[in-house]
Context: one part of a larger RNA
RNA sequence: AACGAACGCUGGCGGCGUGCCUAACACAUGCAAGUCGAGCGGGAAAGUUCCCUUCGGGGAGCGAGUACAGCGGCGAACGGGUGAGUAACACGUAGGUAACCUACCCCGGAGACCGGGAUAACCUGUCGAAAGACGGGCUAAUACCGGAUAAGACCACGGGAGCCUCGGCUCCUGAGGUAAAAGGUGGCCUCUGCUUGCAAGCUAUCACUCCAGGAUGGGCCUGCGCGCCAUUAGCUAGUUGGUGAGGUAACGGCUCACCAAGGCGAAGAUGGCUAGCUGGUCUGAGAGGAUGGCCAGCCACACUGGGACUGAGAUACGGCCCAGACUCCUACGGGAGGCAGCAGUGGGGAAUCUUGCGCAAUGGGCGAAAGCCUGACGCAGCGACGCCGCGUGGGUGAUGAAGGCCUUCGGGUCGUAAAGCCCUGUCAGGAGGGACGAAAUCUCGGUGAGCUAAUAUCUCAUCGACUUGACGGUACCUCCGAAGGAAGCACCGGCUAACUCCGUGCCAGCAGCCGCGGUAAUACGGAGGGUGCAAGCGUUGUUC
Numbered sequence: 001a002a003c004g005a006a007c008g009c010u011g012g013c014g015g016c017g018u019g020c021c022u023a024a025c026a027c028a029u030g031c032a033a034g035u036c037g038a039g040c041g042g043g044a045a046a047g048u049u050c051c052c053u054u055c056g057g058g059g060a061g062c063g064a065g066u067a068c069a070g071c072g073g074c075g076a077a078c079g080g081g082u083g084a085g086u087a088a089c090a091c092g093u094a095g096g097u098a099a100c101c102u103a104c105c106c107c108g109g110a111g112a113c114c115g116g117g118a119u120a121a122c123c124u125g126u127c128g129a130a131a132g133a134c135g136g137g138c139u140a141a142u143a144c145c146g147g148a149u150a151a152g153a154c155c156a157c158g159g160g161a162g163c164c165u166c167g168g169c170u171c172c173u174g175a176g177g178u179a180a181a182a183g184g185u186g187g188c189c190u191c192u193g194c195u196u197g198c199a200a201g202c203u204a205u206c207a208c209u210c211c212a213g214g215a216u217g218g219g220c221c222u223g224c225g226c227g228c229c230a231u232u233a234g235c236u237a238g239u240u241g242g243u244g245a246g247g248u249a250a251c252g253g254c255u256c257a258c259c260a261a262g263g264c265g266a267a268g269a270u271g272g273c274u275a276g277c278u279g280g281u282c283u284g285a286g287a288g289g290a291u292g293g294c295c296a297g298c299c300a301c302a303c304u305g306g307g308a309c310u311g312a313g314a315u316a317c318g319g320c321c322c323a324g325a326c327u328c329c330u331a332c333g334g335g336a337g338g339c340a341g342c343a344g345u346g347g348g349g350a351a352u353c354u355u356g357c358g359c360a361a362u363g364g365g366c367g368a369a370a371g372c373c374u375g376a377c378g379c380a381g382c383g384a385c386g387c388c389g390c391g392u393g394g395g396u397g398a399u400g401a402a403g404g405c406c407u408u409c410g411g412g413u414c415g416u417a418a419a420g421c422c423c424u425g426u427c428a429g430g431a432g433g434g435a436c437g438a439a440a441u442c443u444c445g446g447u448g449a450g451c452u453a454a455u456a457u458c459u460c461a462u463c464g465a466c467u468u469g470a471c472g473g474u475a476c477c478u479c480c481g482a483a484g485g486a487a488g489c490a491c492c493g494g495c496u497a498a499c500u501c502c503g504u505g506c507c508a509g510c511a512g513c514c515g516c517g518g519u520a521a522u523a524c525g526g527a528g529g530g531u532g533c534a535a536g537c538g539u540u541g542u543u544c
Base pairs, nucleotide, nucleotide: 001543002542003541005540006539007538008537009536012390013389014388015387016386017385018383019382020348025346026345027344029343030342031341034074035073036072039071040070042068047062048061049060050059051058052057081301082300083299091225092224093223094222095221096220097219100218101217105214106213108211109210110209111208113147114146115145116144122137123136124135125134126133127132153178154177155176157174158173159172160171161170162169163168164167183206184205185204186203187202188201192199193198194197227273228272229271234264235263236262239261240260241259242258243257244256245255246254276298277297278296279295280291281290282289283288303324304323305322306321307320326337327336328335329334354380356379357378358377362376363374364373365372366371393423394422395421396420403414404413405412406411427485429480430479431478432477433476437471443465444464445463446462447461448460449459450458488533489532490531491530492529493514494513495512499528500527501526502525503524509516510515
């Protein structure tokens, strides 16, 4: 000097940060990932209006194609948490991939033709306490399946040319194989069809298929760097290499068969201990040392261990299966669960917060959009935990009051300090006003452009109007009253700024080091006085 600090005494206000370092211990409760009806088939109720009524009720409309569950699509691999493991291509840095993938997005090219069979929801049956399981029947799709088509592309084969890293790459070319949703919505009647206002037609838009490129994100490989112990010296059989095969998006002993006997090591292999790495942070003149909390990048993990499925993508935290420990329910047959998400509880500990408000902003998911979801985030709450700012008043005031303390008894000192007088009005308090953060999307209207058969619709640009604030009646401003509500802590022997008296008498005690205390103690305890910091001051711990 520093700190994610703790402890003691004390404590007025505000801003910005920051807050389980220990048990990766166990978790009650709520919330943290949904969304789309403009993909699809179903489809309520409460309530309310009217009608009928034998007054019990019944029917119709609205509610509403809404809620709801289901099929399907996208998302759920992001965002959020933690640091257990890991000494490793984990991380950092510089490269490579002629060995690779990439949903959504952007640009370009080509296309979207003809058919088919199911299944959930639903109805129904069986078993079960439940969780749930199994069977029968019906139905739809942008769900699923078959066929056709192929400019270019891809795959394997053949021919030719060029290039170099000598085994591949690029270009040209020949004959084979490889796809789709006939979709949704809005508008229209120009064309076609008919039912003459509708569609299977046209059109706009969203979605779809294949191919090429881009962007973004990733996989893999390599050089170098990145702890301690040699009181760890030898380690290794898929081990090292080759051939072939399998596997992967992809190279590879990644896996397997066979063959060879290699490979690593004192420039530290192997083993043990410790540890997430970095940008940074702290310290220091620097070199260096220490460190990796918050924020940011990467990695790893998600009760413990193992496994795959789905998918463009998986450590799959709030998915699945198996085993284990633990907790809970049970009708004892069997089931349910995973806060290292946000709050919160118990426990551990010297020690670390609210079971708050809001999606208004920023960002994310879905959706054509309105919008819905979002404990990300924005805010508020608690804690002097840290940094910063402000205040606790200013001026004047000497009979140097009273009082305390000291005294050589003359006096000295607290001390302009107080009182008194004159002012000010920050903060806190009361009253009134009162924001920025909001710009958009959408809707309506105007103008222009595009598309089109079209003056429909739609898209784009622009202008105007309308709407939206958790924080918050907060910040801020004005007024009111009034010095009124706001100072402590440590130290005073030397180091080290600051001295006397009383008490005690090697006792009681102090102490960072030297050392104080045994009858005049500036070192113990108290008082007066002083010194240093100040809403803090000290102590302890740790680092330089």
The prediction has a mean pLDDT of 84. Predicted 3D model of a 544-nucleotide part of an RNA (small-subunit ribosomal RNA, 5' domain) from an uncultured bacterium. The full RNA is in RNAcentral, with records from ENA and SILVA.